Context: one part of a larger RNA
RNA sequence: GCCUACGAGUUACUCCUCACUAGCAAGGUUAAGUUCCUUAGGAACGGAGCCGAAGCGAAAGCAAGUCUGAAUAGGGCGAUUGAGUUAGUGGGGGUAGACGCGAAACCUGAUGAUCUAUCCAUGGCCAGGUUGAAGUAACAGUAACAUGUUAUGGAGGACCGAACCAGUUGACGUUGAAAAGUCUUUGGAUGAGCUGUGGAUAGGGGUGAAAGGCCAAUCAAAUUGGGAAAUAGCUCGUACUCUCCGAAAUGCAUUUAGGUGCAGCCUCGAGUACAAGUGUCAUAGAGGUAGAGCUACUGAUAAGGCUAGAGGGCUUCACCGCCUAUCAACCCUUGAUAAACUCCGAAUGCUAUGACAUGUUCCUCGGGAGUGAGGCCAUGGGUGCUAAGGUCCGUGGCCAAAAGGGAAAGAACCCAGACCAUCAGCUAAGGUCCCCAAGUAUAUGCUAAGUUGAACUAACGUAGUGCGAUUGCUCUGACAGCUAGGAUGUUGGCUUGGAAGCAGCCAUUCAUUUAAAGAGUGCGUAACAGCUCACUAGUCGAGCGAUUGUGCGUGGAUGAUAAUCGGGCAUAAGCAUAUCACCGAAGCUAUGGACUCAUGACUUAAGUUAUGAGUGGUAGGAGAGCAUUCCAGUUGCGCCGAAGGUGGAUCGUAAGGUCUGCUGGAGCGGCUGGAAAAGAAAAUGUAGGC
Numbered sequence: 001g002c003c004u005a006c007g008a009g010u011u012a013c014u015c016c017u018c019a020c021u022a023g024c025a026a027g028g029u030u031a032a033g034u035u036c037c038u039u040a041g042g043a044a045c046g047g048a049g050c051c052g053a054a055g056c057g058a059a060a061g062c063a064a065g066u067c068u069g070a071a072u073a074g075g076g077c078g079a080u081u082g083a084g085u086u087a088g089u090g091g092g093g094g095u096a097g098a099c100g101c102g103a104a105a106c107c108u109g110a111u112g113a114u115c116u117a118u119c120c121a122u123g124g125c126c127a128g129g130u131u132g133a134a135g136u137a138a139c140a141g142u143a144a145c146a147u148g149u150u151a152u153g154g155a156g157g158a159c160c161g162a163a164c165c166a167g168u169u170g171a172c173g174u175u176g177a178a179a180a181g182u183c184u185u186u187g188g189a190u191g192a193g194c195u196g197u198g199g200a201u202a203g204g205g206g207u208g209a210a211a212g213g214c215c216a217a218u219c220a221a222a223u224u225g226g227g228a229a230a231u232a233g234c235u236c237g238u239a240c241u242c243u244c245c246g247a248a249a250u251g252c253a254u255u256u257a258g259g260u261g262c263a264g265c266c267u268c269g270a271g272u273a274c275a276a277g278u279g280u281c282a283u284a285g286a287g288g289u290a291g292a293g294c295u296a297c298u299g300a301u302a303a304g305g306c307u308a309g310a311g312g313g314c315u316u317c318a319c320c321g322c323c324u325a326u327c328a329a330c331c332c333u334u335g336a337u338a339a340a341c342u343c344c345g346a347a348u349g350c351u352a353u354g355a356c357a358u359g360u361u362c363c364u365c366g367g368g369a370g371u372g373a374g375g376c377c378a379u380g381g382g383u384g385c386u387a388a389g390g391u392c393c394g395u396g397g398c399c400a401a402a403a404g405g406g407a408a409a410g411a412a413c414c415c416a417g418a419c420c421a422u423c424a425g426c427u428a429a430g431g432u433c434c435c436c437a438a439g440u441a442u443a444u445g446c447u448a449a450g451u452u453g454a455a456c457u458a459a460c461g462u463a464g465u466g467c468g469a470u471u472g473c474u475c476u477g478a479c480a481g482c483u484a485g486g487a488u489g490u491u492g493g494c495u496u497g498g499a500a501g502c503a504g505c506c507a508u509u510c511a512u513u514u515a516a517a518g519a520g521u522g523c524g525u526a527a528c529a530g531c532u533c534a535c536u537a538g539u540c541g542a543g544c545g546a547u548u549g550u551g552c553g554u555g556g557a558u559g560a561u562a563a564u565c566g567g568g569c570a571u572a573a574g575c576a577u578a579u580c581a582c583c584g585a586a587g588c589u590a591u592g593g594a595c596u597c598a599u600g601a602c603u604u605a606a607g608u609u610a611u612g613a614g615u616g617g618u619a620g621g622a623g624a625g626c627a628u629u630c631c632a633g634u635u636g637c638g639c640c641g642a643a644g645g646u647g648g649a650u651c652g653u654a655a656g657g658u659c660u661g662c663u664g665g666a667g668c669g670g671c672u673g674g675a676a677a678a679g680a681a682a683a684u685g686u687a688g689g690c
Base pairs, nucleotide, nucleotide: 001690002689003688004687005686006685011096012095013094015093016092017091018090019089020088021087022086023085024084027051028050029049033045034044035043036042037041055062056061065077066076067075068074099237100236102234106227107226108225109224110223111222117201118200119199120198121197122196123195124194125193126191128160129159130158131156135152136151137150138149139148140147164188165187166186170183171182172181203219205215206214207213240625241624242623243622244621245620250263251262252261253260254259264371265370266368267367268366269365270364271363276361277358278357279356280355281354282353283352284351285350291344292342293341298338299337302334303333304332305331307328309327310326311324312323313322314321374399375398376397377396378395379394380393381392382391383390404415405414406413419593420592421591422590424589425588426587430583431582432581433568434567435566439580441579442578443577444576445575446574452570453569460555461554462553464552465551466550467549468548469547470546471545472544473543481539482538483537484536485535487512488511489510492506493505494504518533522531523530594615595614596613597612598611599610600609601608602607626679628676629675630674631673632672633671634670635669636668637667644663645662646661647660648659649658650657651656
């Protein structure tokens, strides 16, 4: 991992509540018990008790009233509305283990120191080598000591190193040879040493040269029996089918935030009405949003004008007075601002009334829930960085709980809501060269960048190119090119070391000769010189410039596995505009069928039929069934072959049923009811097998 078997809403109760069924009904009903019988039981008796028919008060008590109160007031709870009760079944609740499995823990009683920690008693063990303390002796030495030298001596938690003990490094081992080892290397090795045997200390306790270590492969409280099915707002699992409807992820509260209560939203039953609800139109309203505005307020605010006031300066004994590159109120002109500004002010939405449409969708009461982690997209906002697949609200859609077609692939985007069948048709979004169904469609343009071919962008740049608008020059010859000129007063004046068109300043930037030529456009020189431009003539011979709008391009351009429009590829099969075809979905239609609901008709009912509407679905509510085992009644089959197994055929919307071949070898069905140990693919499920 697979197979087989087992495996989870059960049972009890004088309990509560609701629905249905049945009995009786202002009443209903017996319990224990007794008697009888055809004895898993039934019948009769039994009225104790219980519920209901009356409430109020703490109570005494009073009573359609009562309590409070001084009250005959007011107020609270009641009556004035007649339905209950017993039994059965079902839904839900309560108490019990209460759908199943699952803790870590807590308490109580026992068992453990053959492992290990420490201690006690009594034994054992430590090759070999090295060093050479005290003491002592001799000699030297001293006044005497001291002291020195040489011997002797044999100390030490001394040294090196086997046994022994330990476990430093590295490798191996890691379903091992081993639930801690092997090899190498290493530390101690006369000591706080190692070790044998016997004994002591026990669980909130021991022992600990102290690591929360160790106390039998178990230790921040051992092991084991019991309380015990502890508790688990947590995780996982929870078993056949079809039909109808179908959510929520919100508000308030919560020692509350992944739980729960009430409400909201779902479902089922009942009820009510000339109603209600919803939509459109009309009319009448409330309101201060968007926008707009501000010499209409409150604030904020740019420039200028006018001009109080303040500052600064001058003046004066003082008062006056004068000035201003300072600040600046009011006022004026222009500009402009606000969620907590408003002289104004929509659209929507909301309320009311009426008409029309729809037709129970609304509302009320009662039974049962689930939900109370939401998410994305669009849009109005807050927050954030006008960041986030961010976060918090409002409105709408979708996903959740929605399949199908498109977007290559994709929860949410676009189209569209799947009852079933069909080798029928029409369309939506999106497409029509091939992959790939349908145009190598038509018409007119654009693009040359493979731009592009849905999905990567900007500021800024661009004599790429198409189409416009305005304007200037032009056969009296434009624009570009080429040839030639581009002068004189003058080196203008000033300044300056110099300043001559060209460092800088000044200006009546003037005048002359001219076809034309600036007191000079740039380069250049120390200053000149030199080159050039404006301007002019000639040559040439037809368009040439400027500004601006717009289409398609181009640079900007940069990401983490080589690349690519989905691919091939394409100069259209790209882009734009227009047009006609076609393809394209579970949409719509066609044909046949199933089921649900409403209405009508027929019908005793059940049902039949016609018309219309409908039939995606998680949590969840409601309904109808299938299968298994047993029981009762009834009716059958079976050695001429039951159940079971294994093939085939067939029927039913499904769960499933029936027939039959082979196998098997003794029991098993149908129908009507009843009762459940009543359906497995999942629980790191349990056991067995492979």
The part of an RNA shown here (large-subunit ribosomal RNA, domain II) has 690 nucleotides and comes from a marine sediment metagenome. Its mean pLDDT, the model's own confidence on a scale to 100, is 83. It matches the Rfam family "Bacterial large subunit ribosomal RNA".